[in-house]
Predicted 3D model of a 554-nucleotide part of an RNA (large-subunit ribosomal RNA, domain I) from a Deltaproteobacteria bacterium.
Context: one part of a larger RNA
RNA sequence: AGCAUGCGAUGGAUGCCUAGGCUGUGAGAGGCGAUGAAGGACGUGGGUGGCUGCGAAAAGCCUCGGGGAGUUGCCAACCAAGCUUUGAUCCGGGGAUGUCCGAAUCGGGAAACCGAGCACGGGUAACACCGUGUUACUUUUUACUGAAUCCAUAGGUAAAAAGAGCAAACCCAGGGAAGUGAAACAUCUCAGUACCUGGAGGAAAAGAAAGAAUAUUCGAUUCCGUCAGUAGUGGCGAGCGAACGCGGAAAAACUAGCCUAAACCGAUAACACGCAAGUGUUAUUGGGGUUGUGGGGCCACGGUAGGAUCAGGAAGCUGUAGGCGAACCGUACUGGAAAGACGGCCAUAGAGGGUGAUAGCCCCGUAGCCGAAACGGAUUCCUGACUGAGUGGGUUCCCCAAGUAAGACGGGACACGUGCAAUCCUGUCUGAAUCUGCGAGGACCAUCUCGUAAGGCUAAAUACUACUCACAGACCGAUAGCGUACAAGUACCGCGAGGGAAAGGUGAAAAGCACCCCUAGAGGGGAAUGAAAAGAACCUGAAAUCGCAUGUUU
Repeated sequence: AGCAUGCGAUGGAUGCCUAGGCUGUGAGAGGCGAUGAAGGACGUGGGUGGCUGCGAAAAGCCUCGGGGAGUUGCCAACCAAGCUUUGAUCCGGGGAUGUCCGAAUCGGGAAACCGAGCACGGGUAACACCGUGUUACUUUUUACUGAAUCCAUAGGUAAAAAGAGCAAACCCAGGGAAGUGAAACAUCUCAGUACCUGGAGGAAAAGAAAGAAUAUUCGAUUCCGUCAGUAGUGGCGAGCGAACGCGGAAAAACUAGCCUAAACCGAUAACACGCAAGUGUUAUUGGGGUUGUGGGGCCACGGUAGGAUCAGGAAGCUGUAGGCGAACCGUACUGGAAAGACGGCCAUAGAGGGUGAUAGCCCCGUAGCCGAAACGGAUUCCUGACUGAGUGGGUUCCCCAAGUAAGACGGGACACGUGCAAUCCUGUCUGAAUCUGCGAGGACCAUCUCGUAAGGCUAAAUACUACUCACAGACCGAUAGCGUACAAGUACCGCGAGGGAAAGGUGAAAAGCACCCCUAGAGGGGAAUGAAAAGAACCUGAAAUCGCAUGUUU
């Protein structure tokens, strides 16, 4: 030195565990904000570094309920001083306080700072100084003022109300790529995607046919399944890709549809005409009216069934604290420990968790049954307000949404790339008709059929989950699962936008090793604790790696 065996050291794999994650299901909630949010800074404890809570009234104050013996939050003990059956701590409802920054809004500003005006109060001999309130901007309305310029208007001042900012996704709208695919690439694709901007709601959008169709038709919208990878479209390449119809959800039954404009009849104001009565025009406004087997106006007759609206009240239900809740203090068994074994009992409760191993009966619970002073929620009912279906006749007259429909040119959307290209939107230029009207049925024309544009509103079925509650998983188990099971968006890196870790486990209980010895200490040997040193560098403790001892070989 090699090899082998044994014993150690190092190291932290593996096994077991879970305090945390991940993904769903069912409910709830779907917003917060000038009454100052989200998010922060700085403070705040008897002693206080961090976290949590709170705000100079500062781990808290008041009140109303719950609850019933301990308690002054956590890491985290300790000391001190307290509170508490005259009900503390704790849990819930309501309220008070709530520094400074932040939309930040009195002005400024390098956020958490600096400096003011006005009113009132305190204070001073007088200043100073202090406290409370108020003072940003925009829009709308109202009032008062008020130029050039007579009336007026512009402007000014004040008051009141609203707005602003934040937030995970979902939604609508205005803009809008490229990598890529086409095996290159330009039309095309990716894709109206990503991204930017604006806006809204708990959903949004859409929506009561100028529809779809060709049957003896259907009858707002939305969503799902199918139709169908079909018809089409397409450098007919890559690809893109419907609709009708049918079956469902909404919605077992009950069952979602409505309001305007106009004709016509008034009212008010101004202006014009007129001697006057009055008439006309314009503006505002009340009634009327809302449709496609055309409807309405006009003439005659008539007034409640209901309503998705608002306010008040009532009822029970429900949310935000809770309460009651069966059955072995069984055994001379094993064990450190009983929940194991043996024997017994309960069960509308054998879900689950904890307890020194595996507990229906030890504890918390579970099934079942109860419960709210206060503040919410939806539902139903009552009352009031607001609103509110029509019938008949006559077809002489009037009305039925205009720079609209439509056309041309240029674009865009439609599954549809200009194509035979209908339909929808519109930048430019033209530009109708009023029911014997007008539009559509995929160029266009005729016949036929269907509908009634150029105003608006509308629940449900649908989408999503930052957030709350309950429950679940042939999901993970510390290099996994969220980046974070731990003082994690922390430490650290970066001027910054931003990037971004590592790090879990003694034991049932600290019982965390009194005392003795070696020793500078570290560490170790006894002793003691414990079931076991598991001894805090602490469960298990693999491998690489290092050492000691023994054997053997050279």

It matches the Rfam family "Bacterial large subunit ribosomal RNA". The prediction has a mean pLDDT of 83. Taxonomically the source falls in Myxococcia (Bacteria, Pseudomonadati, Myxococcota).